[in-house]
Molecule: FMN riboswitch aptamer (RFN element)
Organism: Humibacter albus DSM 18994
RNA sequence: UAGUGCUCCGGGGUCGGUGAGAGUCCGAACCGGCGGUGAAAGUCCGCGAGCCGAGGCUGUGCUCCACUGCUGAGAAGCAGGGGAUGAGUGGCCGAGGUUGAGCCGGUGGAAUUCCGGCACCGACGGUGAUGGCGCGUUCAGUUGUUCUGACGCGGCAGAGUCCGGAUGGGAGGCAGCACGG
Numbered sequence: 001u002a003g004u005g006c007u008c009c010g011g012g013g014u015c016g017g018u019g020a021g022a023g024u025c026c027g028a029a030c031c032g033g034c035g036g037u038g039a040a041a042g043u044c045c046g047c048g049a050g051c052c053g054a055g056g057c058u059g060u061g062c063u064c065c066a067c068u069g070c071u072g073a074g075a076a077g078c079a080g081g082g083g084a085u086g087a088g089u090g091g092c093c094g095a096g097g098u099u100g101a102g103c104c105g106g107u108g109g110a111a112u113u114c115c116g117g118c119a120c121c122g123a124c125g126g127u128g129a130u131g132g133c134g135c136g137u138u139c140a141g142u143u144g145u146u147c148u149g150a151c152g153c154g155g156c157a158g159a160g161u162c163c164g165g166a167u168g169g170g171a172g173g174c175a176g177c178a179c180g181g
Base pairs, nucleotide, nucleotide: 001180003179004178005177006176007175008172014028015027016026017025029161030160031122032121033047034046035045036044042120043119050098051097052096055093056092057091058090059089060088062086063084064083065082067080068079069078070077071076102118103117104116105115106114124164125163126162130157131156133154134153135152136151138150139149140148141147
């Protein structure tokens, strides 16, 4: 130190409340990948993970097409390797798309990055004692209707911190190791 291979590569639910029961409800709490940016960033500019995905490569059986061999009088059957398109199915790669959130004041030459204050955000699937909605020959309140509450049914929403895909993938670097120069 060009190159090659391998490795590494994310944090956070605690206390209290209610309750028969809380990891999910309520109140407080806690967390912040990588590169860049005049100065240090979850919220600026990008990247990564998740999801979708044109297209490409490939495995596999089916179908079709001739070919070769064997059997057969023939029709046809069996076997073999090859090719094609079609629909199917599995794996890999993948352009591109999609995917959140910050202001005010201070200092300063310079900060949406520092300091102070007050905010905000957090993929997909699952679980979920919560919420509101609709319906109901039910029950209670009411003379009765309405209405309210309870109960039942239906579908909807509901975790950044729990479970899962994931012993996965991965940006990235004066990173580590080996080989090589």